[in-house]
Context: one part of a larger RNA
RNA sequence: AACUAGUUAAGGGAAUUCGGCAAAUUAGUCCCGUAUCUUCGGUAUAAGGGAUCCCUAUAAUCGUAUUCGUAUGAGUGCGAUUUUAGGGCUCAGUGACAAAGGUGGUCCGACUGUUCAACAAAUACACAACUUUCUGCGAGGCCGUGAGGCUGUGUAUAGAAAGUGAUACCUGCCCAGUGCCAGUACUUUAAGCUUCGUUCCAACGGGGUGAAGAGCUGGUAAACGGCGGGAGUAACUAUAACUCUCUUAAGGUAGCGUAAUACCUUGUCGUUUGAAUGACGACUUGCAUGAAUGGUAUAACGAGAUUGCCACUGUCCCUAGCUAGUGUCUC
Numbered sequence: 001a002a003c004u005a006g007u008u009a010a011g012g013g014a015a016u017u018c019g020g021c022a023a024a025u026u027a028g029u030c031c032c033g034u035a036u037c038u039u040c041g042g043u044a045u046a047a048g049g050g051a052u053c054c055c056u057a058u059a060a061u062c063g064u065a066u067u068c069g070u071a072u073g074a075g076u077g078c079g080a081u082u083u084u085a086g087g088g089c090u091c092a093g094u095g096a097c098a099a100a101g102g103u104g105g106u107c108c109g110a111c112u113g114u115u116c117a118a119c120a121a122a123u124a125c126a127c128a129a130c131u132u133u134c135u136g137c138g139a140g141g142c143c144g145u146g147a148g149g150c151u152g153u154g155u156a157u158a159g160a161a162a163g164u165g166a167u168a169c170c171u172g173c174c175c176a177g178u179g180c181c182a183g184u185a186c187u188u189u190a191a192g193c194u195u196c197g198u199u200c201c202a203a204c205g206g207g208g209u210g211a212a213g214a215g216c217u218g219g220u221a222a223a224c225g226g227c228g229g230g231a232g233u234a235a236c237u238a239u240a241a242c243u244c245u246c247u248u249a250a251g252g253u254a255g256c257g258u259a260a261u262a263c264c265u266u267g268u269c270g271u272u273u274g275a276a277u278g279a280c281g282a283c284u285u286g287c288a289u290g291a292a293u294g295g296u297a298u299a300a301c302g303a304g305a306u307u308g309c310c311a312c313u314g315u316c317c318c319u320a321g322c323u324a325g326u327g328u329c330u331c
Stems, first nucleotide, its partner, number of pairs: 002326008011317002015315001020312001028052005037042001039166001053088005059082010089093001101310007108302002113125002129164007140151004167297004172227003177224002179220005186215003192209006228246005255289001256286001267283006
């Protein structure tokens, strides 16, 4: 020199940067005051102001001692807490330490909680709540070859299995396929049994009977899943409430929508900026949204994601000084 850890910077104040990363700001207590939204609980220490030290005086309350008083009480002394006013000093009175920066929009997940010990704390898991299925107890499920064991010394407000995930408003159509459940006069059908044939026996062959399963008939989507195409048509144009046609098990309903989903795409319009592939609000022909594989909305919450604004600052303009250590160098 450089590095590490601190510290201070005039003027500007995010121009830095993927991004305010880092740093700075704020901070305790008392008083005033407090929007929006809301599940009326909250949001909220919202925000935003003022005060804060020392001395003196006044006043109030309380404790205690004492005097007066019949008593409520009154006076005096001491002590504690508090109010108001005047004065004093400093740049600065929670003077050090300690001690929130704030506020909007949107997405996701309701929340507190849990997690990849040693790259991930999250939108993942869980959760209360909702739904379905199995199970009447010597149950069902699981473990064991078995005896037996767990659930459980429990009993359907119980146990087991699965999905969704607070709450609010809802949860459309399809049972053709694959599952599952139920039924089944009938068809198919193994062994066995029976009967017949060949026949001395064995073996073989034919017929009959014959369970589950399958066929067949139904049900079931908060089961796995699925939810079209082509033409024409309205007094400018455009569009098509309307009509025709092919076709399916049914042809995507309510919602939401360029989205954590949109290829084209930096879609188009508006707001925000001097300037915006950003953000937000709309539109929406959705390559390839969509209803417990949950749809939409949502106060509160979040070391979650994204984007504004205020304050603040060495992030930067643009570097510099200082402190401590490492260290180059010299001896």
The prediction has a mean pLDDT of 85. Predicted 3D model of a 331-nucleotide part of an RNA (large-subunit ribosomal RNA, domain IV) from a groundwater metagenome.